[in-house]
């Protein structure tokens, strides 16, 4: 110093302005936000988690699972820089929600640490 086991802690952000209206943080214009791991630094690549559906006593398994192009630099970037786009579970609501309320003091990929361990 490794595997493995156990435990502890930690582990998601965002509606501000104007307009219409009896009524909208839900519509319209502008604004704002971006879990985890990998990889040249990623909401839009690959994989995972979460949400939804199904099976199972359970552990768990299966299904489903949004969205990016152009140019530049470089050995290397769908990740950086410039430009212009796009996406966002379910239930609720005086009116349709990525941003409000709720399931959720939940769950969670993972991150950090401790103990045991012992090639």
């Nucleotide at each position: 110093u490794a595997a493995a086991u156990u435990c502890u802690u930690u582990g998601g952000g965002g509606c501000g302005a104007g307009g219409u209206g009896u009524g909208a943080u839900u519509c319209c214009u502008c604004a704002c936000c971006g879990g985890c791991a990998g990889u040249a630094u990623a909401g839009u690549c690959u994989g995972c988690g979460a949400a939804g559906g199904g099976c199972g006593u359970a552990a768990g398994c299966c299904c489903c699972c949004g969205a990016a192009c152009g140019g530049g630099u470089g050995a290397a970037a769908g990740u950086c820089c410039c430009g212009u786009a796009c996406c966002g579970a379910c239930g609720g609501u005086u009116a349709a929600a990525g941003u409000c309320c709720g399931g959720a003091u939940a769950g969670g990929a993972g991150a950090a640490g401790a103990a045991u361990g012992g090639a």